The prediction has a mean pLDDT of 85. The part of an RNA shown here (large-subunit ribosomal RNA, domain II) has 680 nucleotides and comes from a Spirosomataceae bacterium. Its Rfam family is "Bacterial large subunit ribosomal RNA". The organism belongs to Spirosomataceae, within Bacteria.
Context: one part of a larger RNA
RNA sequence: CCCUACGAGUUACGGUCACCAGCAAGGUUAAUCUACGUUAGUAGAGUAGCCGAAGCGAAAGCGAGUCUGAAUAGGGCGAUUAGUUGGUGGCUGUAGACGCGAAACUUAGUGAUCUACCCAUGGUCAGGUUGAAGCUUUGGUAACACAAAGUGGAGGACCGAACCCGUUGAUGUUGAAAAAUCUUGGGAUGAACUGUGGGUAGGGGUGAAAGGCCAAUCAAACUGAGAAAUAGCUCGUACUCCCCGAAAUGUUUUUAGGAACAGCGUUGUAUUUAGUCUGACCGAGGUAGAGCUACCGAUUGGAUGCGGGGGAGUCACAUCCUACCAAAUUCAGACGAACUCCGAAUGCGGUCAGAUAUAUACGGCAGUGAGGGCCCGGGUGCUAAGGUCCGGGUCCGAGAGGGAAAGAACCCAGAGCAACAGCUAAGGUCUCCAAAUCUAUACUAAGUUGAACAAAGGAGGUCCGACUGCCUUGACAGCCAGGAUGUUUGCUUGGAAGCAGCAAUCAUUUAAAGAGUGCGUAACAGCUCACUGGUCGAGCGGGGCGGGCAUCGAUAAUAAACGGGCAUCAAGUAUAGUACCGAAGCUUUGCGAUUGAAAUAUAUCGGUAGGGGAGCAUUCUGUUUGCAGCGAAGGUGUGGCGUUAGCCAUGUUGGAGCGGACAGAAAAGCAAAUGUAGGG
Numbered sequence: 001c002c003c004u005a006c007g008a009g010u011u012a013c014g015g016u017c018a019c020c021a022g023c024a025a026g027g028u029u030a031a032u033c034u035a036c037g038u039u040a041g042u043a044g045a046g047u048a049g050c051c052g053a054a055g056c057g058a059a060a061g062c063g064a065g066u067c068u069g070a071a072u073a074g075g076g077c078g079a080u081u082a083g084u085u086g087g088u089g090g091c092u093g094u095a096g097a098c099g100c101g102a103a104a105c106u107u108a109g110u111g112a113u114c115u116a117c118c119c120a121u122g123g124u125c126a127g128g129u130u131g132a133a134g135c136u137u138u139g140g141u142a143a144c145a146c147a148a149a150g151u152g153g154a155g156g157a158c159c160g161a162a163c164c165c166g167u168u169g170a171u172g173u174u175g176a177a178a179a180a181u182c183u184u185g186g187g188a189u190g191a192a193c194u195g196u197g198g199g200u201a202g203g204g205g206u207g208a209a210a211g212g213c214c215a216a217u218c219a220a221a222c223u224g225a226g227a228a229a230u231a232g233c234u235c236g237u238a239c240u241c242c243c244c245g246a247a248a249u250g251u252u253u254u255u256a257g258g259a260a261c262a263g264c265g266u267u268g269u270a271u272u273u274a275g276u277c278u279g280a281c282c283g284a285g286g287u288a289g290a291g292c293u294a295c296c297g298a299u300u301g302g303a304u305g306c307g308g309g310g311g312a313g314u315c316a317c318a319u320c321c322u323a324c325c326a327a328a329u330u331c332a333g334a335c336g337a338a339c340u341c342c343g344a345a346u347g348c349g350g351u352c353a354g355a356u357a358u359a360u361a362c363g364g365c366a367g368u369g370a371g372g373g374c375c376c377g378g379g380u381g382c383u384a385a386g387g388u389c390c391g392g393g394u395c396c397g398a399g400a401g402g403g404a405a406a407g408a409a410c411c412c413a414g415a416g417c418a419a420c421a422g423c424u425a426a427g428g429u430c431u432c433c434a435a436a437u438c439u440a441u442a443c444u445a446a447g448u449u450g451a452a453c454a455a456a457g458g459a460g461g462u463c464c465g466a467c468u469g470c471c472u473u474g475a476c477a478g479c480c481a482g483g484a485u486g487u488u489u490g491c492u493u494g495g496a497a498g499c500a501g502c503a504a505u506c507a508u509u510u511a512a513a514g515a516g517u518g519c520g521u522a523a524c525a526g527c528u529c530a531c532u533g534g535u536c537g538a539g540c541g542g543g544g545c546g547g548g549c550a551u552c553g554a555u556a557a558u559a560a561a562c563g564g565g566c567a568u569c570a571a572g573u574a575u576a577g578u579a580c581c582g583a584a585g586c587u588u589u590g591c592g593a594u595u596g597a598a599a600u601a602u603a604u605c606g607g608u609a610g611g612g613g614a615g616c617a618u619u620c621u622g623u624u625u626g627c628a629g630c631g632a633a634g635g636u637g638u639g640g641c642g643u644u645a646g647c648c649a650u651g652u653u654g655g656a657g658c659g660g661a662c663a664g665a666a667a668a669g670c671a672a673a674u675g676u677a678g679g680g
Stems, first nucleotide, its partner, number of pairs: 001680006011095013026051003032045005055062002065077004098236002101233001105226006116200009125190001127159003130155001134151006163187003169182003202218001204214003239615006249262005263368002265365007274358001275356009289342001290340002296336002300332004307325002309322004371396010401412003416591004421587003427581003430565003436578001438577006449567002457552002461549005467543001468541003478535005484508003489503003514529001518527002592605003616669001618666010634653008
């Protein structure tokens, strides 16, 4: 993991509501007795008791009223009738109360044959080494002391077997073993080890102390009992179809993963239009916005300058000065959830009209009270978060189908069943892959792009737009020619002649030509430019501005983020258009169910928790009716029927019982509970 069997809302007595039945201002018997009956029970008697028919008050008491009160006031609770007995079902109370599950607590006992410590009595320690005290002799001393040699045999002494232990490494880890084996190691005359008998017992023992050990169990042993302890917790809870269908919110809670009441669901009864939407009209309001010499608060710059600081003056004042600070006022600008001279939309209340089909009240039964994503208005946070807290909407939750490669909530769209019919939505139409290699005009050269995503900034990328300067009195580019004189300006300097540097930058001749744009020379020279003329003949500019697409900026671990192939007048981007594909949407055809008094009418039929309704199957009982050795049940094939649970027929196996109908009663349906037992 699989198969088979077993496996969880039961029963008793109360309460309450619904339905069914009897009787009804009444309803009903209990124990018990009698009769019948083998039992189970049935029938009759039995009116004790209970509920109801009257309430109010603490009570006396009064009574359709009564209590409070001074009250003939007001107010509270009542009255203006329907109950009761039994049965069935829903829920609930008390009981183990749907099933399994603690850790624990109490009580009575059993354990020291394991192990801890203690008592009594016994036992064991190969071999080797070291050589304490004491003693003897000799030396030595006044006598001691002391020294040497010998003798001696001490020690929680040394080495090392048995014995005890368990340091290291490996093996073992469903082991050979619920702690071992091999190797290595420690102690080994001692606080040593060990046999036998005995003692200490569970909040107790024992402990060279580790919460260790007390029979493979120890921060409180084991066994029985209380006991089915309790479990606001986890898990599980068994056949089918039909209708409706939530919540994850508020208040409170030794309360926060529980509960009570309310909200939202379902079902019954009643009310009978009370609900919702749209339009018109009438209202209340201080949000968005806006505004502020309209208040409050805050605020930038200017003007003016109460007061202050600093300086001068002075015995002290007065007075004077000021690139300082600055109240108040004023001019201009601008801010505010807790500012408002103003002020919407939406929403809310009301009236009327139309459309639609809810709404409300009282009962029965719930579940929910962990919510979440997205869009909008806000708080908090960093105008961070798949963050958090409110409000409005929506979807997921409890929603399948198509699209977004893949995806709870993004886009489209709400699945009764069937169809080899049609039309569309989002999204698509080169191919994977259904449908355009469609039409028209542009852009992009970066594979940019082709469905995640990027900035400041840089840049003769390229396209478009309007503007601006020049231009047939001839622009721009090219070509031909000129580009001069005072003068080698003054200074500086070895030199400085347009062209090292400093200062100045005039004038003349001119169509035009700088006291010179660059190259060049030691300095000159030389070449060239600005500027002018000619030639040519139509636009030109190395002007700025705006826009489109592209470019760099561009860094993460596979080429690895177009879904892949692949695509460049695209299969990219932009604009306009036509056709087609495309879903469980819509239409068409057939069928079923619900709603409804009924109907071929209309409408409806996604669904978790949950409410309501209708059925199937199993076992037994009663009544009735059947089948069976010419083969029952059961097993195993085949065929058929029903929307489903299921049912029927028949072959074969099997070998003795078993069905149908109508009622009744339940040990009444398994895939799950790390379910229990057996088997594989």